[in-house]
RNA sequence: GAAGAAGGCCGGAUGGUCGCCGGUUUGCCGUCAAGGCAGACGGGAGGAAAGUCCGGGCUCCACAGGGCAGGAUGGUCCUUAACGGGGACCGGGGGUGACCCCAGGGAAAGUGCCACAGAGAGAAGACCGCCCGCUCUGCGGGUAAGGGUGAAAGGGUGAGGUAAGAGCUCACCAGACCCGGCGGUGACGUCGGGUGCUCGGUAAACCCCAUCCGGAGCAAGACCAAAUAGAGGAGCGCUUGAGGACGGCCCGUCCGAAGCUCCCGGGUUGGUUGCUUGAGGCCGUCGGCAACGGCGGUCCUAGAGGAAUGGCCAUCACCUGCUUUCGGGUAACCAAAGGUGGGGGACAGAACCCGGCUUAUGGCCUUCUUCAGCC
RNA sequence: CGGGGCGUAGCGCAGUCUGGUAGCGCACUUGACUGGGGGUCAAGGGGUCGGAGGUUCAAAUCCUCUCGUCCCGA
Numbered sequence: 001g002a003a004g005a006a007g008g009c010c011g012g013a014u015g016g017u018c019g020c021c022g023g024u025u026u027g028c029c030g031u032c033a034a035g036g037c038a039g040a041c042g043g044g045a046g047g048a049a050a051g052u053c054c055g056g057g058c059u060c061c062a063c064a065g066g067g068c069a070g071g072a073u074g075g076u077c078c079u080u081a082a083c084g085g086g087g088a089c090c091g092g093g094g095g096u097g098a099c100c101c102c103a104g105g106g107a108a109a110g111u112g113c114c115a116c117a118g119a120g121a122g123a124a125g126a127c128c129g130c131c132c133g134c135u136c137u138g139c140g141g142g143u144a145a146g147g148g149u150g151a152a153a154g155g156g157u158g159a160g161g162u163a164a165g166a167g168c169u170c171a172c173c174a175g176a177c178c179c180g181g182c183g184g185u186g187a188c189g190u191c192g193g194g195u196g197c198u199c200g201g202u203a204a205a206c207c208c209c210a211u212c213c214g215g216a217g218c219a220a221g222a223c224c225a226a227a228u229a230g231a232g233g234a235g236c237g238c239u240u241g242a243g244g245a246c247g248g249c250c251c252g253u254c255c256g257a258a259g260c261u262c263c264c265g266g267g268u269u270g271g272u273u274g275c276u277u278g279a280g281g282c283c284g285u286c287g288g289c290a291a292c293g294g295c296g297g298u299c300c301u302a303g304a305g306g307a308a309u310g311g312c313c314a315u316c317a318c319c320u321g322c323u324u325u326c327g328g329g330u331a332a333c334c335a336a337a338g339g340u341g342g343g344g345g346a347c348a349g350a351a352c353c354c355g356g357c358u359u360a361u362g363g364c365c366u367u368c369u370u371c372a373g374c375c
Numbered sequence: 376c377g378g379g380g381c382g383u384a385g386c387g388c389a390g391u392c393u394g395g396u397a398g399c400g401c402a403c404u405u406g407a408c409u410g411g412g413g414g415u416c417a418a419g420g421g422g423u424c425g426g427a428g429g430u431u432c433a434a435a436u437c438c439u440c441u442c443g444u445c446c447c448g449a
Stems, first nucleotide, its partner, number of pairs: 001371010012316007020044002023041007046347001050358002053356005058217004065251004070213005075089005090104001091102004105208002110206002112202003127147002129143006155173006174198002176195008221273004232263005243255003280299008318343008327334002376448007385401004395432001403419006425441005
C1' cells in the first nucleotide's frame, strides 16, 4: 500500500427568537366551583421509537383443572422474570489466515419419495463383459472383479481361493455397533477388547421421542356522566336444564329455577383513571472465562389521543478547496497553527410498559489476518 | 391491536398442496391466403418465478428473514 476479519463509539453543541404539547406556580375574571385569559419557571422521541418475529410484566376471564387435537423448540452446561435471546464449551463444515457458518434429537420404530438416464434406486440388480453348459447368428445357468448410467450402484488395498468371481477366507486401513477403563458437571474425548457387522439419502416428507404453551388483549380493565323503543322477525330452552365462564373438541367444576343467541331498527359515541419509578439509567467495587449477578452511591428523564416534540438566525464543532508563517527536505513536496471560501448531515417519529431478534441508515475509532514493496 | 391472501413473459392467469420438463389466452415478430386492410392459418421470439439466505442430488414449489400490495375483524 492492497484485500479482508472481528469489535466498539457517536447520531451534533450553545445562545437568541417565533410557535406546539404536558407539568408546577402567580395574578385577574368567575358569588363558590367548573373553567377562561395573561405571565413566570422547568420538561418534551430513537438507536433503531420501525417490522410486529419471539419472550415476559400488567389486566380481565375459575389465580387457569384433566385428556385429545394443534403449535413451537431441538448438541451440552450455564445465564435470565422469561425466551426461539445471550455466554462458554463439544461435534461437523468452510477459509492460506484473522475468523465464520450449522432447524446440531431419531433413518438397525414404521410408512412414503428418490425425476431423467440406467439392466437394476434398496436388505437391489445380469445391459456389455467374464466363466460353464447346450440342440450354438442364439439360449440357459453362475458371477458384482472390470465397463457404462446417474446426485447416489451396498467399504478400500493386497493376498489366498475359484470354472470365473465374491468378506467367501485372511492381513492392514476406514467406519458402525456392543462391552470396559480413564478424563470431563455434561455434550464428548481418549485407550483397550469383541462382532465381517459395512445396514444409501431424505424428518425445513408423514411420523416417533423429549421439553414448553389456557384464552384474550390498554379499543385489556375500572369509575362517572349521557342516552334509550327490547317495538319487529327467526331459532333454542323453561330442570329430560338452553346458555355463560370456555376459546377447535370431549370430560370435569362453578354459575344459571329463565331466559339466551342471531337478524333488522333505534340511542349514546363525552369525561376521569389505567399512565408512566421501572426485571430503570449511570458510576464504583466484588464474584464469574463470559453472558450475568451481589453490594454501595447517584439521577428522575415525554405522556399525546386525527395525536405536541418544529422553523429561522448567530457562534463553535465535522469534512473539504485556496493561501500565509514556523519546522523538515537538494527539490517535488510533507506537515502544525492561523486566515479565507465552500459543502453536507442519513435512516427515520413514542401511543400500556419492558427484555431480545431482524431490518433500514450517516460517520469515526481500535485490534487482528493474508499478500506485495522497502529498511 | 389481531388475522388472512397475493406477487410467475408487455397484460390477465395456471402450475406450488404431492419438489425434477415453466405453460395457456391476448399482445409481439415472420410467412401464406387478399389488389390492400381486417380476419384466418402456419412457424417463432420473449420469463432473475418480488428480493436475500438455507434444506435437498435437485426449489416457482419446502423453511427463515425481508420488500411491495390488497382484504377482513375489534